RNA sequence: CUUAUCCGGAGUGACCGAGGGAACAGGCCCUGUGACGUCCGACAACCUGCCGAUCUAUCGUAUUGUGUAAGGUGCCAAUUCCUGCGGUUUUACCGAAAGAUGAG
Numbered sequence: 001c002u003u004a005u006c007c008g009g010a011g012u013g014a015c016c017g018a019g020g021g022a023a024c025a026g027g028c029c030c031u032g033u034g035a036c037g038u039c040c041g042a043c044a045a046c047c048u049g050c051c052g053a054u055c056u057a058u059c060g061u062a063u064u065g066u067g068u069a070a071g072g073u074g075c076c077a078a079u080u081c082c083u084g085c086g087g088u089u090u091u092a093c094c095g096a097a098a099g100a101u102g103a104g
Stems, first nucleotide, its partner, number of pairs: 001104006011040001013039003019030003024084004041076001043074001046072003049068002051065004055060001080098001085095004
């Protein structure tokens, strides 16, 4: 840079010890009843593998699944916590931007 997804899911564990929720601003929250982080564990199913099905004369680097969960990632408060920019039928909805993650 391209592309797909982002309203679902996941702890009564151990360690640590003060801030944390990406950045800026405004809100709203979490947190010494121990947050954040690390480990373990779990969740999930993007890629690989395995299993099954379909297409095909065969091959297949093809298609597919409430499948599996061994490997590579990811993830485990709140929709990406909400708003910020644009549009509309304006307590709302849709889209964009930014961001996160996978694959290339």